[in-house]
Context: one part of a larger RNA
RNA sequence: GGAUGAACGCUAGCGGAAGGCCUAAUACAUGCAAGUCGAGGGGUAUAUGGUAGCUUUGCUACCAUAGAGACCGGCGUACGGGUGCGUAACGCGUAUGCAACCUACCUUAAUCAGGGGGAUAGCCCGGAGAAAUCCGGAUUAACACCGCAUGAAAACACAGUACCGCAUGGUACAAUGUUCAAAUAUUCAUAGGAUUAAGAUGGGCAUGCGUGCCAUUAGCUAGUUGGCGGGGUAACGGCCCACCAAGGCGACGAUGGCUAGGGGAUCUGAGAGGAUGACCCCCCACACUGGUACUGAGACACGGACCAGACUCCUACGGGAGGCAGCAGUAAGGAAUAUUGGUCAAUGGAGGGAACUCUGAACCAGCCAUGCCGCGUGCAGGAAGACUGCCCUACGGGUUGUAAACUGCUUUUGUACGGGAAUAAACCCUCCGACGAGUCGGAGCUUGAAUGUACCGUAAGAAUAAGGAUCGGCUAACUCCGUGCCAGCAGCCGCGGUAAUACGGAGGAUCCGAGCGUUAUCC
Numbered sequence: 001g002g003a004u005g006a007a008c009g010c011u012a013g014c015g016g017a018a019g020g021c022c023u024a025a026u027a028c029a030u031g032c033a034a035g036u037c038g039a040g041g042g043g044u045a046u047a048u049g050g051u052a053g054c055u056u057u058g059c060u061a062c063c064a065u066a067g068a069g070a071c072c073g074g075c076g077u078a079c080g081g082g083u084g085c086g087u088a089a090c091g092c093g094u095a096u097g098c099a100a101c102c103u104a105c106c107u108u109a110a111u112c113a114g115g116g117g118g119a120u121a122g123c124c125c126g127g128a129g130a131a132a133u134c135c136g137g138a139u140u141a142a143c144a145c146c147g148c149a150u151g152a153a154a155a156c157a158c159a160g161u162a163c164c165g166c167a168u169g170g171u172a173c174a175a176u177g178u179u180c181a182a183a184u185a186u187u188c189a190u191a192g193g194a195u196u197a198a199g200a201u202g203g204g205c206a207u208g209c210g211u212g213c214c215a216u217u218a219g220c221u222a223g224u225u226g227g228c229g230g231g232g233u234a235a236c237g238g239c240c241c242a243c244c245a246a247g248g249c250g251a252c253g254a255u256g257g258c259u260a261g262g263g264g265a266u267c268u269g270a271g272a273g274g275a276u277g278a279c280c281c282c283c284c285a286c287a288c289u290g291g292u293a294c295u296g297a298g299a300c301a302c303g304g305a306c307c308a309g310a311c312u313c314c315u316a317c318g319g320g321a322g323g324c325a326g327c328a329g330u331a332a333g334g335a336a337u338a339u340u341g342g343u344c345a346a347u348g349g350a351g352g353g354a355a356c357u358c359u360g361a362a363c364c365a366g367c368c369a370u371g372c373c374g375c376g377u378g379c380a381g382g383a384a385g386a387c388u389g390c391c392c393u394a395c396g397g398g399u400u401g402u403a404a405a406c407u408g409c410u411u412u413u414g415u416a417c418g419g420g421a422a423u424a425a426a427c428c429c430u431c432c433g434a435c436g437a438g439u440c441g442g443a444g445c446u447u448g449a450a451u452g453u454a455c456c457g458u459a460a461g462a463a464u465a466a467g468g469a470u471c472g473g474c475u476a477a478c479u480c481c482g483u484g485c486c487a488g489c490a491g492c493c494g495c496g497g498u499a500a501u502a503c504g505g506a507g508g509a510u511c512c513g514a515g516c517g518u519u520a521u522c523c
Base pairs, nucleotide, nucleotide: 001523002522003521004520006519007518008517009516010515013375014374015373016372018370019368020367021333026331027330028329030328031327032326035075036074037073040072041071046066047065048064049063050062051061052060053059054058082286083285084284091211092210093209094208095207096206097205098204101203102202106199107198108197109196110195111194112193114148116146117145124137125136126135127134128133154179155178156177157176160173161172162171163170164169184191185190186189212258213257214256219249220248221247224246225245226244227243229241230240231239261283262282263281264280265276266275267274268273288309289308290307291306292305311322312321313320314319339365341364342363343362347361348359349358350357351356378409379408380407381406389400391398392397415459416458417457418456419455423450429444430443431442432441433440434439435438467512468511469510470509471508472493473492474491478507479506480505481504482503488495489494
């Protein structure tokens, strides 16, 4: 000199676009943050209408229409959002490989959908309990569940042929045998279903190299290293197991200890380097602590389950409930870090044929000079260098100082009033056209939280707006008074003991300027 997720002191006019618990991965009141589909299903309460009956003015039964909550079922909840505890390698970065793999939804292609069955939630009845909830009985549906049939394709077994290779082998063709599927709905031509192949997307696994400090850590290792066989997995593999061999790693730093999420990047520097890893993007890890699996295309799952533990809460003492490292917010800690706000209008996501619903993702608004950028606090003239005042003085004067007064002008910001956006064209619906007949194209229609905001115009009036630090040298800027090794200053050298440009005040000056200084940290 530059930089900061900064803090503190003094001060403070406006706007833009950013950032905002670095500490206790401490504990959390309250609200919200993941639902959706009635075009999968049974269907209730309820409402309206009609008919009938009557215990006749409101009750019952039936029918029609609408239909909440709850329930079964599908898809989603593995995304999005948070945090950095752990992790020095099972991570990350980079380059490759899988002749060892998976992939819901989506796209393309091929083939298929025949015929049956038994239940169970809900509702109803009964019971237990303070509650959470639980138990029994009866009854019912499905795109829920289970057999049977079929098998284009596929898988497996045992042979075969051709070609190729990289050793195990790979690709193509293919006889025989074995095995595996389905679901329907309605507005009636669409949607959906099953199997297979390919693609796309997302993942899994493996290998090389690179990726901290300590040698005052030198030896470490029995599933350890390899083989054979088996199990397991989507898949290779000591991943696991039986047997066999005795290997494997290490001064090119094993093992141990300490510290730490990694990278793109950021800061600095001429560069080489050094430092950092906030915000944004990619990867990893975690979700009160530890463990476990279930479901599923995908989890060993933040707002799922089970077990154990610590803690908090409810209890009728028998037993139960909970997990903000989601968004706000509270307490605590700390030098220190914001609102218990608005909207789904846009973008994106989930579900749905759609309308639409949900979305603390997101977009906005609120708070904070936390930094960055921009603008303003007026401009021009004006010397009797004015009367005063402060300060200095060799008492003549000097300085404050064109500063003020005064004259003319301007109106950014602010104030008042008026006008007033873009962000939004789609989906849906209507019409028209094309063709492969449900798709495409065109036209019309609808929708704005921010917001009466940005922006624009008009009006009046210098009106509404300057401070902070420093002045001995380094280092730009000097005198007077007070104090008297006192009080104090100080980044280093050092000032102060009676003439202090170094302390305190004043006048003046210098440097920055809505900031200026101090502290901390990095180059």
A computed fold for a 523-nucleotide part of an RNA from an uncultured bacterium, annotated as small-subunit ribosomal RNA, 5' domain. Its mean pLDDT, the model's own confidence on a scale to 100, is 84.